RNA sequence: CGGCAUAGCUCAGCUGGUAGAGCAAAUCAUUCGUAAUGAUUAGGUCGCAGGUUCAAGUCCUGUUGCCGGC
Repeated sequence: CGGCAUAGCUCAGCUGGUAGAGCAAAUCAUUCGUAAUGAUUAGGUCGCAGGUUCAAGUCCUGUUGCCGGC
């Protein structure tokens, strides 16, 4: 100096408009039972603190951690 930080894990989220997917978990169905499969549900102070805005995961500033470069 640059990049990353969003669900338990891996990651999306466009030009600012009220946050999602897959896997995992729970319940139900199916089965003699398990697995598989199907349906449903739950799970998030978006690293932290400020600022701008009617409105911020997104823009700006500072800061913490990790990775990389000089």